[in-house]
RNA sequence: CAGCGUGUAGCGCAGUUUGGCAGCGCACGUGCCUCGGACGCACGGGGUCGAAGGUUCAAAUCCUUCCACGCUGA
Numbered sequence: 001c002a003g004c005g006u007g008u009a010g011c012g013c014a015g016u017u018u019g020g021c022a023g024c025g026c027a028c029g030u031g032c033c034u035c036g037g038a039c040g041c042a043c044g045g046g047g048u049c050g051a052a053g054g055u056u057c058a059a060a061u062c063c064u065u066c067c068a069c070g071c072u073g074a
Base pairs, nucleotide, nucleotide: 001073002072003071004070005069006068007067010026011025012024013023020057028044029043030042031041032040050066051065052064053063054062
C1' cells in the first nucleotide's frame, strides 16, 4: 500500500439477507423469600448501533469517506 472480516448496554452476542418501535443471556438496582447469605420469583434502570456525510416518509440495516482491531498478500 491492496484485499477481506469485525465494531450494537458493564461483558458475551443476535438483529443487516427482505429498511419499518433496538433485543437476548450474564451482570446491575429494588422488592418478595431467608436468622443472614446464596438459589429462586417479580419488577426496573442502562444504547443516540465505531465517526462523519448522503439516499429515503423512515437507516444498526443501503451508498461514500474516515477511525480502531484482526487476518492475508506485496
The RNA shown here (transfer RNA) has 74 nucleotides and comes from a Verrucomicrobiia bacterium.
The sequence is in RNAcentral, with records from ENA.
Rfam family: tRNA.